Predicted 3D model of a 96-nucleotide RNA (SAM riboswitch aptamer (S box leader)). It matches the Rfam family "SAM riboswitch aptamer (S box leader)". Gene Ontology term of the family: regulation of gene expression. It was read from a public genome assembly, where an Rfam model found it.
[in-house]
RNA sequence: ACCUUAUCAAGAGUGGUGGAGGGAACGGCCCUGUGAAGCCCGGCAACCUGCGCGUGCGCAAGGUGCCAAAUCCGGCGGUGAGACGAAAGAUGAGGC
Repeated sequence: ACCUUAUCAAGAGUGGUGGAGGGAACGGCCCUGUGAAGCCCGGCAACCUGCGCGUGCGCAAGGUGCCAAAUCCGGCGGUGAGACGAAAGAUGAGGC
């Protein structure tokens, strides 16, 4: 990189540093010097993991992940308009 599968409307900072970008790409619409990204600290969650037992639940938090807006919204299908579904993407676990 590719394949399979589960999840994606909940949750998480009045901190330090930094100094102009960020929200995947495109089109929008937003966030941002009342301080973006990144880094540190902090936090959230519970996929893997550990422990317990009444075996699918509880506790923990070692490995990941995450901490504006539904995956921020849209595209393709569907509909009067929607809901919804698909695609694409993100993350985990497994495979190759």